[in-house]
RNA sequence: CCGUGCUAGGCGGGGAGCUAGCGGUGCCCUGUACCCGCGAUCCGCUUCAGCGGGGCUGAAUCCCCGCCCGAGGCCCGUGAGGUCCGGAGCGCCCCGGCACGGAGCGUCGAAGGUCGGGUCCCACGCGACGCCGGAACGCGAACCGGGUCAGGUCCGGAAGGAAGCAGCCCUAAGCGUGAACCGGCGGGUGCCGUGGGGAAGCCUGGCUGGAGCUCCGUCGUCGGGAAGCGGCCGAGUCUCACGUGGUCGACGGCGGGUGCACGG
Numbered sequence: 001c002c003g004u005g006c007u008a009g010g011c012g013g014g015g016a017g018c019u020a021g022c023g024g025u026g027c028c029c030u031g032u033a034c035c036c037g038c039g040a041u042c043c044g045c046u047u048c049a050g051c052g053g054g055g056c057u058g059a060a061u062c063c064c065c066g067c068c069c070g071a072g073g074c075c076c077g078u079g080a081g082g083u084c085c086g087g088a089g090c091g092c093c094c095c096g097g098c099a100c101g102g103a104g105c106g107u108c109g110a111a112g113g114u115c116g117g118g119u120c121c122c123a124c125g126c127g128a129c130g131c132c133g134g135a136a137c138g139c140g141a142a143c144c145g146g147g148u149c150a151g152g153u154c155c156g157g158a159a160g161g162a163a164g165c166a167g168c169c170c171u172a173a174g175c176g177u178g179a180a181c182c183g184g185c186g187g188g189u190g191c192c193g194u195g196g197g198g199a200a201g202c203c204u205g206g207c208u209g210g211a212g213c214u215c216c217g218u219c220g221u222c223g224g225g226a227a228g229c230g231g232c233c234g235a236g237u238c239u240c241a242c243g244u245g246g247u248c249g250a251c252g253g254c255g256g257g258u259g260c261a262c263g264g
Stems, first nucleotide, its partner, number of pairs: 001264006009057003012030004020046005034054005063257006072248004076243008085234003090230003093225006099218007112208008120197006126190002129186006136177004145170004153162003
């Protein structure tokens, strides 16, 4: 150096997360990479690796180490946007004062003061209205109410007498009546009267007083209020972008390292 048979090793790795920590299942990246069973209220382990079973390869393209590159993840910082909360109170908004402007009232007397009346409440009276009753008036009985009773009937020798239908008149029970009259009762009753009460406001009259008073406007000014909208400040959370920022780092590149037995 060649051949044969073996062994260590290899047959994917990484990030976040989970965890006391580690490996794995699940998620993401890389990109192709033996098979079967198990595994998120999870499985296994306490250290060269998930646990159990089977298979292939095997000393180098393939295994191990170092460096470079760098997909991607995570952290930090900055900025923007969304959302939500808090703060302050700049603008809009609300109230008041002042100023200015306009209109009106006022020396035929403003504001203010004072006395009285009204508005309000209670009681009584009066009136109006309504209801009830009475009085008054009218109607009102085939016979069984009254009066008068034609005709007719009855009694009587006659004179005369008796009962009595219709009609007419009257009345009982009852029915009715426009206004007016008398009595009683009622109330969302009254430009009414009398008496009493009455805090404030308002209206009104007298006296006093002697010049102010009332209303509207302004994007003026001062003070106060509120936190709905806009603006400002801050915190949380989500998304995106950025960074000679930090960290881990797949794939890939370069360099180095690693056996045993037998035969020639």
Description: Predicted 3D model of a 264-nucleotide RNA (Bacterial large signal recognition particle RNA) from an Actinomycetota bacterium. The prediction has a mean pLDDT of 80. RNAcentral holds the sequence, with entries from ENA and MGnify. RNAcentral records the identical sequence in 2 taxa. Rfam family: Bacterial large signal recognition particle RNA. Its family is annotated with signal recognition particle, plasma membrane targeting and SRP-dependent cotranslational protein targeting to membrane, signal sequence recognition in the Gene Ontology. It is annotated as a non-coding RNA gene. Of the family's consensus pairs, 93% are formed in the model. Taxonomically the source falls in Actinomycetota (Bacteria, Bacillati).